[in-house]
């Protein structure tokens, strides 16, 4: 110094479910709660997934997701 390898210490983050909220819905927010994560930190670029207020219908994203993968940027600890 590297790693898709491994201990550990002191921190983090928090699914599912419950309140209150905001949504038209998916889902967001705040509190409890903790299944699980070393990027589960941050960007809807790409690719899936969701969801349909508006487009007549069939379908459709401009709305969602970063806990689906994949890019981008950023980042903690150091045993062996």
């Nucleotide at each position: 110094a590297a790693a898709c390898u491994c201990a550990c210490u002191c921190g983090g983050c928090a699914a599912a479910c419950u309140u209150a909220u905001c949504g038209a819905a998916a889902g967001g927010u705040a509190a409890g709660g903790a299944c699980g994560c070393a990027a589960a930190g941050u960007c809807a670029c790409c690719g899936g997934c969701c969801u349909a207020u508006g487009g007549a219908a069939a379908c459709u994203a401009u709305g969602g997701u970063a806990g689906c993968g994949g890019g981008a940027c950023u980042g903690c600890u150091u045993c062996a």
Description: This is a predicted structure of an 80-nucleotide RNA (c-di-GMP-I riboswitch aptamer) from Nitrosovibrio sp. Nv4. The coordinates come from a structure-prediction model, not an experiment, and the mean pLDDT is 83. The sequence was found by an Rfam model in a public genome assembly.